[in-house]
RNA sequence: GCGAGACAAAGGCACACCCGUGCGAAAGCCGGGGUCGCAAAGCUUCCGGUCUACCGCCCUGGCAACGGGCCACGACAGCGGGGUUGCCCAG
Numbered sequence: 001g002c003g004a005g006a007c008a009a010a011g012g013c014a015c016a017c018c019c020g021u022g023c024g025a026a027a028g029c030c031g032g033g034g035u036c037g038c039a040a041a042g043c044u045u046c047c048g049g050u051c052u053a054c055c056g057c058c059c060u061g062g063c064a065a066c067g068g069g070c071c072a073c074g075a076c077a078g079c080g081g082g083g084u085u086g087c088c089c090a091g
Stems, first nucleotide, its partner, number of pairs: 005088001012038002017033004022029002036078001042084003046081003049076003056070004
């Protein structure tokens, strides 16, 4: 230095849930609290997957409304894979 990851050490992040005259159509995100868990639960949508459906298209309807179906350009990095950066040092 690389790989690996423990009954080690110092730390890190923050599930659910709660709060907010917060953002958003929603999924979800942001801030605060919280602390289930995580050796990358740091970053990154390139691949797969999942979620939402404003707009758009189609159906229904005499026409509308309501309703239904399809659809990411939206979202999830704590769903996997890939890329990339990184703390420590038992064996």
Predicted 3D model of a 91-nucleotide RNA (c-di-GMP-I riboswitch aptamer) from Rhizobacter sp. AJA081-3. Model confidence (mean pLDDT): 86 of 100. Rfam family: c-di-GMP-I riboswitch aptamer. Gene Ontology term of the family: cyclic-di-GMP binding.